RNA sequence: GGAGAGGUUGGGGAUGGAGUUCCCCAUAUAACCGCCACCGUGGCUGAUGACUCCUGCAGCAGA
Numbered sequence: 001g002g003a004g005a006g007g008u009u010g011g012g013g014a015u016g017g018a019g020u021u022c023c024c025c026a027u028a029u030a031a032c033c034g035c036c037a038c039c040g041u042g043g044c045u046g047a048u049g050a051c052u053c054c055u056g057c058a059g060c061a062g063a
Base pairs, nucleotide, nucleotide: 009026010025011024012023013022016054017053018052019051020050021049034044035043036042037041
C1' cells in the first nucleotide's frame, strides 16, 4: 500500500416528526431514488422497511 473480516460511528430503506426494532451501505462513482401502460403522455397504492404515537391529507358518521 492492497484485499477480506469484525467492532465503533455515520449514512440509507418512493413525501413530515418521535420512540422501538430489522435490513443495507461505508469515503461516496456507496446504500436509496414505487408500480403499470405508453414512448410522450396517462393511470394506481402509500406520510412506516415494520410496529406504535403525533402532524398533514382523503373518505364516512355524529355533535